[in-house]
RNA sequence: AAAAGGCAAACCCGCUGAGAGGCGGGGACGCAAAACCACCGGCCCUCGAGCAGGGCAGCGGGGCUUCCGAA
Numbered sequence: 001a002a003a004a005g006g007c008a009a010a011c012c013c014g015c016u017g018a019g020a021g022g023c024g025g026g027g028a029c030g031c032a033a034a035a036c037c038a039c040c041g042g043c044c045c046u047c048g049a050g051c052a053g054g055g056c057a058g059c060g061g062g063g064c065u066u067c068c069g070a071a
Stems, first nucleotide, its partner, number of pairs: 006031002011026006029058001036063002039061003042056004046049001
């Protein structure tokens, strides 16, 4: 390579949260780490940070683990 298996954007429904968002079901645009970790940059929420916090890992980098597989 082939084949098997995995995840699941938008959108819809339900629950949840102040919100971003999260969880479950449906659904597939895509993904070889679209597994995991907010460490760096970025973005988002708002109670705008001198005084509290939160989110995005499917924005990029980094860390860490990693499926099948001919030559």
The RNA shown here (c-di-GMP-I riboswitch aptamer) has 71 nucleotides and comes from a marine sediment metagenome. The sequence is in RNAcentral, with records from MGnify. It matches the Rfam family "c-di-GMP-I riboswitch aptamer". Rfam links the family to the GO term cyclic-di-GMP binding.